[in-house]
Overview
Predicted 3D model of a 73-nucleotide RNA (transfer RNA) from Dunaliella salina. Its mean pLDDT, the model's own confidence on a scale to 100, is 81.
RNA sequence: GGCCGUAUAGCUCAAUGGAUAGAGCACCUGUCUACGGAACAGGAGGUUCCAGGUUCGACCCCUGGUUCGGUCA
Numbered sequence: 001g002g003c004c005g006u007a008u009a010g011c012u013c014a015a016u017g018g019a020u021a022g023a024g025c026a027c028c029u030g031u032c033u034a035c036g037g038a039a040c041a042g043g044a045g046g047u048u049c050c051a052g053g054u055u056c057g058a059c060c061c062c063u064g065g066u067u068c069g070g071u072c073a
Base pairs, nucleotide, nucleotide: 001072002071003070004069005068007066010025011024012023013022018056027043028042029041030040031039049065050064051063052062053061
């Protein structure tokens, strides 16, 4: 340098083009406990990598860029 893939909550990941973007773990509060942990109940946390485009409607499709990974030379 060519090609392929990846990017969504602190972490690991979901989400047929129909929307209030969810789950587990972690975090916070409460109950329980001598104290913790576990368990149970509740809560907070998101510019869906960036910029455009298509569409009535985009996390999802298209174009360019960036990041990381793979592969070929």
The organism belongs to Dunaliella, within Eukaryota. Rfam family: tRNA. Rfam's curators write: Transfer RNA (tRNA) molecules are approximately 80 nucleotides in length. The family's RNA type in Rfam is transfer RNA. RNAcentral records the identical sequence in 2 taxa.